[in-house]
RNA sequence: AAUUAUAUUUGGCAAAGCCAGAGAAAUCUGGUGACGCAAAGCUAUAGGGUCCGAAAGGACAGCCAGUUGCAUUU
Numbered sequence: 001a002a003u004u005a006u007a008u009u010u011g012g013c014a015a016a017g018c019c020a021g022a023g024a025a026a027u028c029u030g031g032u033g034a035c036g037c038a039a040a041g042c043u044a045u046a047g048g049g050u051c052c053g054a055a056a057g058g059a060c061a062g063c064c065a066g067u068u069g070c071a072u073u074u
Stems, first nucleotide, its partner, number of pairs: 005074001012037002017032006035062001041067003047064002049060004
C1' cells in the first nucleotide's frame, strides 16, 4: 500500500405514521418522526427483478446487483 473478515469509536443516513404540496397512478419533494442500515453513498442506458399505466410511457437503489468510498483493532 492492496484485498478479505472481524471488533470498536466519533460521526452519517433515515422506515412506517402524521402535516403540506406535485402526479392518472406507482411514487416523489419539504417538515416532523425513527423501524432499521457498515455503504440505507452513487448507478434505472451494465444486467435482472418488482410496481403503476388501456397504451405510449413512468416509478422503485431500504429487492438482487454493478461501482466508488471513511476512522480505527486483530

c-di-GMP-I riboswitch aptamer from Butyrivibrio sp. YAB3001, 74 nucleotides, folded computationally. Lineage of the source: Bacteria > Bacillati > Bacillota > Lachnospiraceae > Butyrivibrio. Model confidence (mean pLDDT): 80 of 100.